Predicted 3D model of a 73-nucleotide RNA (transfer RNA) from Candidatus Micrarchaeota archaeon CG1_02_55_22. Rfam family: tRNA. By type it is a transfer RNA. The RNAcentral record of the sequence draws on ENA. Its mean pLDDT, the model's own confidence on a scale to 100, is 83.

């Protein structure tokens, strides 16, 4: 220098190809249960790497950028 991949709640992860209220596990908070703790159970909190574009509507499509990883030279 050229090419490819990844980025989503505190941690992990699905959804992206085929645009339409963002999934699940864990964590945390509260209730119930327990003598208490743990376990169980019910409810709740919390996320699309950044910017721009297209569109009625973008995690998803397009462009530019950032970070990390891999391959070629």
């Nucleotide at each position: 220098g050229g090419g490819g991949g990844a980025u989503u709640g505190g941690g992990g992860u699905a959804g992206c190809c085929u645009g339409g209220c963002a999934u699940c596990c864990u964590a945390c908070c509260a209730g119930c249960u327990u003598u208490g703790g743990g376990a169980g159970u019910u409810g709740g909190u919390g996320a699309c790497c950044u910017g721009a574009g297209u569109u009625c509507g973008a995690a998803u499509c397009u462009c530019a950028g950032a970070u990390c990883c891999c391959c070629c030279a």